Context: one part of a larger RNA
RNA sequence: UGACGGGGGCCCGCACAAGCGGUGGAGCAUGUGGUUUAAUUCGAUGAUACGCGAGGAACCUUACCAGGGCUUAAAUGUAGAGGGAAUGAUGUGGAAACAUGUCAGUCUUCGGACCGUCUACAAGGUGCUGCAUGGCUGUCGUCAGCUCGUGCCGUGAGGUGUUGGGUUAAGUCCCGCAACGAGCGCAACCCCUAUCUUUAGUUGCCAGCGAGUAAUGUCGGGGACUCUAAAGAAACUGCCUACGCAAGUAGUGAGGAAGGCGGGGACGACGUCAAGUCAUCACGGCCCUUACGUCCUGGGCCACACACGUGCUACAAUGGUCGGUACAGAGGGCAGCUACCUAGUGAUAGGAUGCGAAUCUCGAAAGCCGAUCUCAGUUCGGAUCGGAGUCUGCAACUCGACUCCGUGAAGCUGGAAUCGCUAGUAAUCGCGCAUCAGCCAUGGCGCGGUGAAUACGUUCCCGGGCCUUGUACA
Numbered sequence: 001u002g003a004c005g006g007g008g009g010c011c012c013g014c015a016c017a018a019g020c021g022g023u024g025g026a027g028c029a030u031g032u033g034g035u036u037u038a039a040u041u042c043g044a045u046g047a048u049a050c051g052c053g054a055g056g057a058a059c060c061u062u063a064c065c066a067g068g069g070c071u072u073a074a075a076u077g078u079a080g081a082g083g084g085a086a087u088g089a090u091g092u093g094g095a096a097a098c099a100u101g102u103c104a105g106u107c108u109u110c111g112g113a114c115c116g117u118c119u120a121c122a123a124g125g126u127g128c129u130g131c132a133u134g135g136c137u138g139u140c141g142u143c144a145g146c147u148c149g150u151g152c153c154g155u156g157a158g159g160u161g162u163u164g165g166g167u168u169a170a171g172u173c174c175c176g177c178a179a180c181g182a183g184c185g186c187a188a189c190c191c192c193u194a195u196c197u198u199u200a201g202u203u204g205c206c207a208g209c210g211a212g213u214a215a216u217g218u219c220g221g222g223g224a225c226u227c228u229a230a231a232g233a234a235a236c237u238g239c240c241u242a243c244g245c246a247a248g249u250a251g252u253g254a255g256g257a258a259g260g261c262g263g264g265g266a267c268g269a270c271g272u273c274a275a276g277u278c279a280u281c282a283c284g285g286c287c288c289u290u291a292c293g294u295c296c297u298g299g300g301c302c303a304c305a306c307a308c309g310u311g312c313u314a315c316a317a318u319g320g321u322c323g324g325u326a327c328a329g330a331g332g333g334c335a336g337c338u339a340c341c342u343a344g345u346g347a348u349a350g351g352a353u354g355c356g357a358a359u360c361u362c363g364a365a366a367g368c369c370g371a372u373c374u375c376a377g378u379u380c381g382g383a384u385c386g387g388a389g390u391c392u393g394c395a396a397c398u399c400g401a402c403u404c405c406g407u408g409a410a411g412c413u414g415g416a417a418u419c420g421c422u423a424g425u426a427a428u429c430g431c432g433c434a435u436c437a438g439c440c441a442u443g444g445c446g447c448g449g450u451g452a453a454u455a456c457g458u459u460c461c462c463g464g465g466c467c468u469u470g471u472a473c474a
Base pairs, nucleotide, nucleotide: 001474002473003471004470005469007468008467009466010465011464012463013462015458016457019421020420021419022418023417026313027312028311029310030309031308032307033306034304035303042053043052064299065298066297067296068295069294070293076122077121078120079119080118081117083115084114087104088103089102090101091100092099093098107112124288125287127286128285129284133282134281135277136276137275138273140271145184146183147182148181149180150179151160152159153158164175165174166173190265191264192263193262195233196232197231198230199229200228201227205222206221209220210219211218236259239253240251241250242249243248315414319373320372321371322370323369324368325367331362332361333360336355337354340351341350342349343348380411385406386405387404388403389402390401391400427450428449429448430447431446432445433444
């Protein structure tokens, strides 16, 4: 100087407390461990691995296994040799890859272009080392810290500044001070959102005027309104009161759409964990080279006495079922989204039209109004299994999703323990997108609808910041 303390003081954080909802019990989905296997490819492992890499494993992907092939190789270039236009059609063996034939076809300015084959040289490796590395990332932590120049103090390590008194979300600001300044962080500058103004009105809108319809901004027209998308205004403790030297704090204060950081995002200091990644990529070293490279078929990554994590669906009446009826936002669409019509109980199919889209299209559910069920393993719950189908795709056996009929399991609120959340939040309800032929999506990322309860307080648990104290630790 640090680190540590079941030392002290001060202060924060959904850290506790106060509340609401879960997990832990059930069934299923998914990841992991273990076991099994020819293979169940590899990585991630307290917090900071475990719906993680994977934003799509039937083939492909694919790295694994079995079997069958190739050896300058899948690609590209150079040089040489010897061929042939390119290319198309077709046969045999085969699971395919591949091997082996046949036929058609014969450019040219005579230099050559183009395409196989052979030779030589450059290949290839998801093989190892993340403890050789770059880059990227997690975490402490959006915590308020981490340092430097000059000066001063100390033999020196080092200290001071950065401590102290207040204050703040903040090393934020004020006051003081052997310090005076500065840098990286904080904040602000950026984006979205809440209000208003201006500009601009098409594909959006329709107040007033006119036309028209069974009905609809449908048409003429209009820019008022909504909205769209560009520019600006607006919030600064600016004003008032109280306290205070000041910074600032308090107010059911005024005004205001918004008030004291308005709400949300992006943004992550010096560093820590030899943290993670050689399998995104790049790269040093090592290793393989008729194989640890590469092509193909089939299988595996989906196994299943078991254990754990994360979720979904429930156990019901604040509910289930049936009928009627209303209201979003954000996105997507041409190998696409599809109105509408017809067929089918339905998944869907056959037609048909609009739209490369503020134009056409995909489109809510909870809600509301009725009816019914009456507390039961039930009209709860839907696992599992049988049958019949639809669709995608070369192909749904291993191993797809969906539909219909039947079947109708566990489950009556979950031990010890444990998680999230402070407001348009939790809870609850649906919708969209990426990936994608299809989909094992209950995942991820977004979007809106409905919409709470509670916080006395900081003694205690966890994590953190500052000062101080002890130490046989570094």